Description
The RNA shown here (transfer RNA) has 73 nucleotides and comes from a Synergistaceae bacterium. Its mean pLDDT, the model's own confidence on a scale to 100, is 83. The sequence was found in a public genome assembly.
RNA sequence: GGGUGAUUAGCUCAGGGGUAGUAGCGCUUCCUUCACACGGAAGAGGUCAGAAGUUCGAUCCUUCUAUCACCCA
Numbered sequence: 001g002g003g004u005g006a007u008u009a010g011c012u013c014a015g016g017g018g019u020a021g022u023a024g025c026g027c028u029u030c031c032u033u034c035a036c037a038c039g040g041a042a043g044a045g046g047u048c049a050g051a052a053g054u055u056c057g058a059u060c061c062u063u064c065u066a067u068c069a070c071c072c073a
């Protein structure tokens, strides 16, 4: 330099155009306990890496940029 893949909550991830998106772990509060852990209930936390485009509508499709991983030279 060329190619492929990935980027969504603090971490690991799901979701594949249809109206502000899941789950698990973690965090907070409450119940339980003398207390802790376990268990149960509720809650907070996301401008879906950034920008532009297509579309009535984009987390999803296209292009560019950035970062990471792998392959080729």
Stems, first nucleotide, its partner, number of pairs: 001072007010025003018056001027043005049065005
Its Rfam family is "tRNA". Rfam classes the family as a transfer RNA. The source organism's lineage runs through Bacteria, Thermotogati, Synergistota, Synergistia and Synergistaceae.